[in-house]
């Protein structure tokens, strides 16, 4: 220098192709259960989707760009 893949809760992850106020699980916080404590339930919490711009009524999603990583080619 060229191309492909990924950056979404404190942590991993699911939606992206086909555009409508973001999934599951863990954690955390209440409360049940137990002589406590764990373990199990039940309920409640937490996202400017990795910065910027752009189309559009409306973007995690299409388009441009930048950056971070990880991969191959030269």
């Nucleotide at each position: 220098g060229a191309g492909c893949c990924g950056g979404u809760a404190g942590u991993c992850u699911a939606g992206c192709c086909u555009g409508g106020u973001a999934u599951g699980a863990u954690g955390c916080g209440u409360g049940g259960u137990u002589u406590g404590g764990g373990u199990c339930c039940a309920c409640g919490u937490g996202g400017c989707c990795g910065g910027g711009g752009g189309u559009u009524c409306g973007a995690a999603u299409c388009c441009c760009u930048c950056u971070c990583g990880g991969c191959u080619c030269a």
A computed fold for a 74-nucleotide RNA from a Candidatus Heimdallarchaeota archaeon, annotated as transfer RNA. Its Rfam family is "tRNA". By type it is a transfer RNA. The RNAcentral record of the sequence draws on ENA and MGnify. RNAcentral records the identical sequence in 3 taxa.